[in-house]
The RNA shown here (SAM riboswitch aptamer (S box leader)) has 102 nucleotides and comes from uncultured Ruminiclostridium sp. Its mean pLDDT, the model's own confidence on a scale to 100, is 84. Of the family's consensus pairs, 97% are formed in the model. NCBI's taxonomy places the organism under Bacteria, Bacillati, Clostridia, Oscillospiraceae, Ruminiclostridium. The RNAcentral record of the sequence draws on MGnify.

RNA sequence: CUUAUCAAGAGCGGCGGAGGGAACGGGUCCGAUGAAGCCGCGGCAACCGGCUGAAAAGCAAAUGGUGCCAAUUCCCGCACUGUUUUUACAGUGGAAGAUGAG
Numbered sequence: 001c002u003u004a005u006c007a008a009g010a011g012c013g014g015c016g017g018a019g020g021g022a023a024c025g026g027g028u029c030c031g032a033u034g035a036a037g038c039c040g041c042g043g044c045a046a047c048c049g050g051c052u053g054a055a056a057a058g059c060a061a062a063u064g065g066u067g068c069c070a071a072u073u074c075c076c077g078c079a080c081u082g083u084u085u086u087u088a089c090a091g092u093g094g095a096a097g098a099u100g101a102g
Base pairs, nucleotide, nucleotide: 001102002101003100004099005098006097011041012040013039014038015037019030020029021028024077025076026075027074042069043068044067047065048064050059051058052057073096078093079092080091081090082089083088
């Protein structure tokens, strides 16, 4: 850079000590009944890989390569549409980001 997916799913213990939810702004939420981080074990999922198949598609999850385990990618920041018109709300798309594959 290209492409697919992102409303589902899955936690305990130890160390650790105050912060964290990607960055910035706003909101909001989590946190000393202990944040981040690291380690151990456990689990979820099924992208690659595996199996079936001509294909479409489907199957398993014990083994391999990743990933993930508060809240929609926590929500909004841009554009358009609708209802309203102060603003607000809803929807669609985009941007950014995350993960996989190339």